[in-house]
Molecule: transfer RNA
Organism: Ignavibacteriales bacterium
This record gives sequence, C1' cells and structure tokens, in this order.
RNA sequence: GCCCCCAUCGUCUAGAGGCCUAGGACACGAGCUUUUCAAGCUUGGAACACGAGUUCGAAUCUCGUUGGGGGCACCA
Repeated sequence: GCCCCCAUCGUCUAGAGGCCUAGGACACGAGCUUUUCAAGCUUGGAACACGAGUUCGAAUCUCGUUGGGGGCACCA
C1' cells in the first nucleotide's frame, strides 16, 4: 500500500428495509416480601461509532472517516 471481517445500554447480545422514538440477560437505582442477607416479584434509568447517499421509509443497503481484528504485498 491492497483486500476481508467487526463496531447496538455499564457488560454480553437479538436484529436480514416498515411489526424498533430498538428487545432480552446480567449488573445498577427504587419499592414489595423477609428478623437480616440472599433469592423471588414489581418498577426505573441506560445503546444503534461518526458523516454522507439510496429509499416513501435505514440499526439493517451503498460510500467515506475513525477505531479494532485478520490476510497479502513491500521491506535496499
């Protein structure tokens, strides 16, 4: 330098163009229960890396940027 893959709550993840102003588990806050803790139940806050494009409509498709991983090439 070229090519490929990945990026979603604090963490792990669901998602294949409309059922997603995004769902689940764990964690966290509050409440109930309990003598206390744990467990259980209820409830709350919390995320689509960034920019542009396509489209009536984008987490999803395309391009670019950033970051991470891998392969190839170069290496006097």